A computed fold for a 71-nucleotide RNA from a Cellvibrionaceae bacterium, annotated as transfer RNA.
The sequence was found in a public genome assembly.
[in-house]
RNA sequence: GCGGCAUUGACCGAAUGGCGAGGUACCUGCCUUCCAAGCAGAGGAACAGGGUUCGAUUCCCUGAUGCCGCU
Numbered sequence: 001g002c003g004g005c006a007u008u009g010a011c012c013g014a015a016u017g018g019c020g021a022g023g024u025a026c027c028u029g030c031c032u033u034c035c036a037a038g039c040a041g042a043g044g045a046a047c048a049g050g051g052u053u054c055g056a057u058u059c060c061c062u063g064a065u066g067c068c069g070c071u
Stems, first nucleotide, its partner, number of pairs: 001070007010024003018054001027041004047063005
């Protein structure tokens, strides 16, 4: 220098052009003499910018970061 893959909460992680699952953690309550465990509940997310579209996390372009390969 070229090519490929990935980027979704604090962390892991799914799906999908039409309201973004789940788990862990954190918080609140219940339980308990207390803690842990358990139960219930709440909050919290699409790498950045642009384009296409009635509508983009999803499709396209550019960039960023990481990983892999080639040179």

Rfam family: tRNA. Its family is annotated with triplet codon-amino acid adaptor activity in the Gene Ontology. The family's RNA type in Rfam is transfer RNA.